[in-house]
RNA sequence: GGCCCCAUCGUCUAGUGGCCUAGGACACUGGCCCUUCACGCCGGCGACUCGGGUUCGAAUCCCGAUGGGGUCACCA
Numbered sequence: 001g002g003c004c005c006c007a008u009c010g011u012c013u014a015g016u017g018g019c020c021u022a023g024g025a026c027a028c029u030g031g032c033c034c035u036u037c038a039c040g041c042c043g044g045c046g047a048c049u050c051g052g053g054u055u056c057g058a059a060u061c062c063c064g065a066u067g068g069g070g071u072c073a074c075c076a
Stems, first nucleotide, its partner, number of pairs: 001072007010026004018056001028044005049065005
C1' cells in the first nucleotide's frame, strides 16, 4: 500500500429502515431490607467515533475520514 471485518453508556452487549427522546447485565450511586455486611428489592446516572448522502423517516443503507483487527504484498 491492496483487500476484508469491526466501532453503541465506565465494561460487556441487544439492534437487520418506523415499536429507539436507544434496551439489558455488571460497575457506580440514592433508598428499602438486615443487629451489621453481603445477598435481595425499588430508583438514579450513563453511549450510537466524525462528516456527508439516500429516504417521509437512519444506530441500521451508501460514500469518505479516523481508529482498531485480520490477510496479502512491499521493505532487493

Predicted 3D model of a 76-nucleotide RNA (transfer RNA) from a Dehalococcoidia bacterium. The source organism's lineage runs through Bacteria, Bacillati, Chloroflexota and Dehalococcoidia. Its Rfam family is "tRNA". The family's RNA type in Rfam is transfer RNA.